[in-house]
RNA sequence: UGAAAGUGCACCUAGGGUUCCGUCGCCUAUAGGCGGGUCUGGACCAAGUGGUGCAGGCACUGUUCAUGUAACAGUGCUACACCCUAGAAGGAUAAAAGCCUGGGCGGG
Numbered sequence: 001u002g003a004a005a006g007u008g009c010a011c012c013u014a015g016g017g018u019u020c021c022g023u024c025g026c027c028u029a030u031a032g033g034c035g036g037g038u039c040u041g042g043a044c045c046a047a048g049u050g051g052u053g054c055a056g057g058c059a060c061u062g063u064u065c066a067u068g069u070a071a072c073a074g075u076g077c078u079a080c081a082c083c084c085u086a087g088a089a090g091g092a093u094a095a096a097a098g099c100c101u102g103g104g105c106g107g108g
Stems, first nucleotide, its partner, number of pairs: 007055006015045002020042002022039001023036005056078009065068001080103001082108003087105001089101003
């Protein structure tokens, strides 16, 4: 100087919108309809650079017998990732987003 292989899943948080429920307003009567997310919510989506757990991977050690590129167990490691509102653009869903494209692209 160059190069990702820098893992996956679940639960959650910051954050996000509005299909459904609730709620608020209006319309004629339980029902129903229309409108409001510039409604705290239930439910929902949700982080590469947020959290936790499980799995996976790597190293070492021990045990076992089938003696191996083995199985099981234990311990350790799994790093780093600044600013531009994650800037511009595109995509999914009802819709939006720190979701996905993406540790990509662009600027410093």